[in-house]
RNA sequence: GGCCCCGUAGUGUAGUGGACAAACACACCAGCCUGUCACGCUGGAGAUCAAGGGUUCAAAUCCCUUCGGGGUCG
Numbered sequence: 001g002g003c004c005c006c007g008u009a010g011u012g013u014a015g016u017g018g019a020c021a022a023a024c025a026c027a028c029c030a031g032c033c034u035g036u037c038a039c040g041c042u043g044g045a046g047a048u049c050a051a052g053g054g055u056u057c058a059a060a061u062c063c064c065u066u067c068g069g070g071g072u073c074g
Stems, first nucleotide, its partner, number of pairs: 001073007010026004018057001028044005050066005
């Protein structure tokens, strides 16, 4: 340098065009439970989806460029 894959809460993942709310688990916060902690139960906060542009009535999702990570070829 060519090609391919990935980038979504603190972490790991889902979501693969459709509506006021982007979901789950762990973690975090509060309450209940307990003599206390842990476990368990209930509730809550937290990501505008790597960045910019485009397509569309509508984009995390499709297209282009850039950035970052990984793989492969020379």
Transfer RNA from a Dehalococcoidia bacterium, 74 nucleotides, folded computationally. Its Rfam family is "tRNA". The family's RNA type in Rfam is transfer RNA. From the family's description: Transfer RNA (tRNA) molecules are approximately 80 nucleotides in length. Its mean pLDDT, the model's own confidence on a scale to 100, is 81.